The RNA shown here (SAM riboswitch aptamer (S box leader)) has 123 nucleotides and comes from Reichenbachiella agariperforans.
RNAcentral holds the sequence, with entries from Ribocentre.
It matches the Rfam family "SAM riboswitch aptamer (S box leader)". About the family: The SAM riboswitch is found upstream of a number of genes which code for proteins involved in methionine or cysteine biosynthesis in Gram-positive bacteria.
Of the family's consensus pairs, 94% are formed in the model.
Model confidence (mean pLDDT): 76 of 100.
[in-house]
RNA sequence: CACUUAUCAAGAAAGAUCGAGGGACUGGGCCCGAAGACAUCUUGGCAACAUAUCCAUAGCCGCAAUAUUGGAUGUUGUGCCAACUCCCAUUCUAGAUGCGAAUAUCUGGAUAUAAGAUAGGUA
Numbered sequence: 001c002a003c004u005u006a007u008c009a010a011g012a013a014a015g016a017u018c019g020a021g022g023g024a025c026u027g028g029g030c031c032c033g034a035a036g037a038c039a040u041c042u043u044g045g046c047a048a049c050a051u052a053u054c055c056a057u058a059g060c061c062g063c064a065a066u067a068u069u070g071g072a073u074g075u076u077g078u079g080c081c082a083a084c085u086c087c088c089a090u091u092c093u094a095g096a097u098g099c100g101a102a103u104a105u106c107u108g109g110a111u112a113u114a115a116g117a118u119a120g121g122u123a
Base pairs, nucleotide, nucleotide: 002122003121004120005119006118007117008116013043014042015041016040017039021032022031023030026089027088028087029086044081045080046079049077050076052073053072054071055070056069085115090112091110092109093108094107095106096105097104
């Protein structure tokens, strides 16, 4: 990098360094930021994807292991610690308004699509 599976409304910040932008990309909003954002490092924390340990367990086997599902802990590998993936965009749908041969605008809803992020698997 490609394919695939799952999740994405919960949760969790201090210090140091740096110095002007940042919130993935395009457009539009909205927000964070010299009272120092973003980023990096340290420490701490959150979570439970994989891993480890333990408990329970369907099926199978038959005494030695493997393994399914669920749970607990939080060992290890990641990840994460402003705002729902910050919001909207495409599709479907509900309502209102408008137009009256055009089919638009506004406000909602969706466990829909696309894109993205993270983890696991495969090559």